Description: Small-subunit ribosomal RNA, 3' major domain from an uncultured marine bacterium, 476 nucleotides, folded computationally. Its Rfam family is "Bacterial small subunit ribosomal RNA".

Context: one part of a larger RNA
RNA sequence: UGACGGGGGCCCGCACAAGCGGUGGAGCAUGUGGUUUAAUUCGAAGCAACGCGCAGAACCUUACCAGCUCUUGACAUCCCGGUCGCGGAAACAGAGAUGUUUCUUUCAGUUAGGCUGGACCGGUGACAGGUGCUGCAUGGCUGUCGUCAGCUCGUGUCGUGAGAUGUUGGGUUAAGUCCCGCAACGAGCGCAACCCUCGCCUUUAGUUGCCAGCAUUUAGUUGGGCACUCUAAAGGGACUGCCGGUGAUAAGCCGGAGGAAGGUGGGGAUGACGUCAAGUCCUCAUGGCCCUUAUGGGCUGGGCUACACACGUGCUACAAUGGCGCUGACAGAGGGCAGCUAACUCGCGAGAGUAAGCUAAUCCCUAAAAGGCGCCUCAGUUCAGAUUGUACUCUGCAACUCGAGUGCAUGAAGUUGGAAUCGCUAGUAAUCGUGGAUCAGCAUGCCACGGUGAAUACGUUCCCGGGCCUUGUACA
Numbered sequence: 001u002g003a004c005g006g007g008g009g010c011c012c013g014c015a016c017a018a019g020c021g022g023u024g025g026a027g028c029a030u031g032u033g034g035u036u037u038a039a040u041u042c043g044a045a046g047c048a049a050c051g052c053g054c055a056g057a058a059c060c061u062u063a064c065c066a067g068c069u070c071u072u073g074a075c076a077u078c079c080c081g082g083u084c085g086c087g088g089a090a091a092c093a094g095a096g097a098u099g100u101u102u103c104u105u106u107c108a109g110u111u112a113g114g115c116u117g118g119a120c121c122g123g124u125g126a127c128a129g130g131u132g133c134u135g136c137a138u139g140g141c142u143g144u145c146g147u148c149a150g151c152u153c154g155u156g157u158c159g160u161g162a163g164a165u166g167u168u169g170g171g172u173u174a175a176g177u178c179c180c181g182c183a184a185c186g187a188g189c190g191c192a193a194c195c196c197u198c199g200c201c202u203u204u205a206g207u208u209g210c211c212a213g214c215a216u217u218u219a220g221u222u223g224g225g226c227a228c229u230c231u232a233a234a235g236g237g238a239c240u241g242c243c244g245g246u247g248a249u250a251a252g253c254c255g256g257a258g259g260a261a262g263g264u265g266g267g268g269a270u271g272a273c274g275u276c277a278a279g280u281c282c283u284c285a286u287g288g289c290c291c292u293u294a295u296g297g298g299c300u301g302g303g304c305u306a307c308a309c310a311c312g313u314g315c316u317a318c319a320a321u322g323g324c325g326c327u328g329a330c331a332g333a334g335g336g337c338a339g340c341u342a343a344c345u346c347g348c349g350a351g352a353g354u355a356a357g358c359u360a361a362u363c364c365c366u367a368a369a370a371g372g373c374g375c376c377u378c379a380g381u382u383c384a385g386a387u388u389g390u391a392c393u394c395u396g397c398a399a400c401u402c403g404a405g406u407g408c409a410u411g412a413a414g415u416u417g418g419a420a421u422c423g424c425u426a427g428u429a430a431u432c433g434u435g436g437a438u439c440a441g442c443a444u445g446c447c448a449c450g451g452u453g454a455a456u457a458c459g460u461u462c463c464c465g466g467g468c469c470u471u472g473u474a475c476a
Stems, first nucleotide, its partner, number of pairs: 001476002003473003007470007015460002019424005026316008034307002042053002064302007073127001077126002079123006087104007107117003129291002132289003138285002140280003143276001145274001150189006156165003169180003195268004200236007209226003214223002239262001242256005318417001322376006334365003339358002344353003383414001388409007430452007
């Protein structure tokens, strides 16, 4: 100087408390461990691994296993020789990769020479190739402490020196934020602001959007209009600016006015010096090592989907604030061309057929909970839906291993969950649907969107984490 203390002081955080809803019990989904297996590819491991890499394993993916098969190779450059297009189609053998055979097509320039460009085939070796090892050789990227308020430097001063000072102190703040003081005076990276978005207003603009008044219609449908809504660009607006109190006449704090908004207005993006030899050599790049008729390449089939069990994360429930039937209103944000698909017809349905519109403020995907009426009356039930049987639908070369959906039948556990443990402070939790990426198909996951919409916070003694000062130390 740090680090640590079941030392002290001050302070903060859904850290506790106060509340609301969960997890832990059940069934299922998913990840992991374990076990099994020819293989169940590999990585991730307290917080910060475990719905994680995987924004989607039937083949492919795929890295694993079995078998078949290739050896200058699936891919790149160079050399030699040959051919002149590339390409397309068919037959046979085969699980296929592949092999054999046949047909078709006939590049450009040209000095007319395979000469040049380009393509293909064969050969030789230089080489290719490796998701092989090392993340403890590395770059890059990322997690974490933590959006915590810290981390440093120049000059000066003090100290033999390590170092100190500044950065400590008194106030204050979300903040090393600001004020005052001070052997310090300044500065940098962080904080804040500048950026995006939501909330108010103005101006500009008026189609595909809107409709106050006029006419018109089943319908903003049409004429007309751009006032309103909205869209999307530019501005305004909030600064402790004003008033009162308080404070040290400061910074600030408390209350008030006005205001759409008030003291950081809400949300996002933004992550200092560093820590964990944290994670990643399987995104990529890369040193070294290793393989080179195989640890490389191709293919078929299987596996990653196994199942005495254990754990994590979720979904659905156990019901009456509910279930079922009928009725029925109101979003936002997205997506759409081998795509979204209206309407109509068929089907109990998943869907199918036919077919308009839309490269989209134009057409389509497109709400549910809520509300109204009726039934059920506390039961393993008109709760719950696992499991199984059967008949189908869709995607796709192909749903056996191993897809999703539908109808009928079946109707398991489950009556609110031990010790323990998690999230959340407001348009939040809870609850209800909607969309998107990936994607042929497959979502309870992820990312986003809106609808309905709470309770509680006395307080900081305690648990956890963190910041500053101080103290002790057999620690560095």